[in-house]
Molecule: transfer RNA
Organism: Alphaproteobacteria bacterium
RNA sequence: GCCCGGAUGGCGGAAUUGGUAGACGCGCUGGUUUCAGGUACCAGUGAUGCAAGUCGUGGAGGUUCGAGUCCUCUUCCGGGCA
Numbered sequence: 001g002c003c004c005g006g007a008u009g010g011c012g013g014a015a016u017u018g019g020u021a022g023a024c025g026c027g028c029u030g031g032u033u034u035c036a037g038g039u040a041c042c043a044g045u046g047a048u049g050c051a052a053g054u055c056g057u058g059g060a061g062g063u064u065c066g067a068g069u070c071c072u073c074u075u076c077c078g079g080g081c082a
Stems, first nucleotide, its partner, number of pairs: 001081007010026003019065001027045006046055003058074005
């Protein structure tokens, strides 16, 4: 230099053909249980806001009624070729 794959909450990791982003697990918070802790079980858990709402998939644009998904440029990580 060329080619391929990847980047999603605090962490791992889903999301079919473009159609409710974050299922599921871990962690965390609150509760029940316990003398207490652990275990088990129940509820909650992206950001902002009083709320309605708005924003949120590495970054910047584009296409579309609608983009994590398609297109262009770009940053970083992994692999292959020379």